[in-house]
Context: one part of a larger RNA
RNA sequence: CGUGGAAAUUUGAAUGGGACUCCCUCUAGUACGAGAGGACCGAGGGGGACUAACCUCUGGUGUGCCAGUUGUUCUACCAAGAGCAGUGCUGGGUAGCUAUGUUGGGUCCGGAUAACCGCUGAAAGCAUAUAAGCGGGAAGCCGACCAUAAGAUUAGAUUUCUAGAUCGGUUGUAGAUAACGACCUUGAUAGGUGCUAGGUGUACGACCCGCGAGGGUUUCAGCCAAGGCAUACUAAUGAUCAUAUAC
Repeated sequence: CGUGGAAAUUUGAAUGGGACUCCCUCUAGUACGAGAGGACCGAGGGGGACUAACCUCUGGUGUGCCAGUUGUUCUACCAAGAGCAGUGCUGGGUAGCUAUGUUGGGUCCGGAUAACCGCUGAAAGCAUAUAAGCGGGAAGCCGACCAUAAGAUUAGAUUUCUAGAUCGGUUGUAGAUAACGACCUUGAUAGGUGCUAGGUGUACGACCCGCGAGGGUUUCAGCCAAGGCAUACUAAUGAUCAUAUAC
């Protein structure tokens, strides 16, 4: 820019992806075979690699969570803390992101075939799967499965619609920035606050015991990031254009 204004939902021409494989059991020690050995067909079960989604579990990470601890400086001192030392080091760890974790996938089925195997059958009174005609037959081919998909210019279909868009702001399921999504007081969008899940592991102070280092009680305490639910306390004030020649 086109597709006859806008939005939503779609059809599917076409394109791409996937397609894997092993073992065990039963059938059955059956058919077969002198024996040794040992099936087809069919049924069930368990793996490997690959792959998709996800974070309930198992783990990892988690440098603005919690605790322990060394040296040193400072807060006058004690106590309690803060800074620095690779996050000082060490032990754990929420959300998110993750694999080695969890769940799922390849199946089944249909069509046309290859080699090959057939039916009917003449040329050629026979024979012949072939000449006319009709079948069976593969992990392969075309579908079936998954994804994209109407610039498929053959530009499709259905439904709804007399209006919103941009800037600005609070932002995240989005994200380098754009873009996309939610919300802007007729409001739970973010922060704060309350409760809670979860993490750490029993704070400070006080009291008691001990000469003391320390221990005990108060105390499953104290503190806490990204999770959940509430709550307008804070911040989402507003501006411009357009409303029929519409974006």
This is a predicted structure of a 247-nucleotide part of an RNA (large-subunit ribosomal RNA, domain VI) from an uncultured Candidatus Berkelbacteria bacterium. The prediction has a mean pLDDT of 85. The sequence was found in a public genome assembly.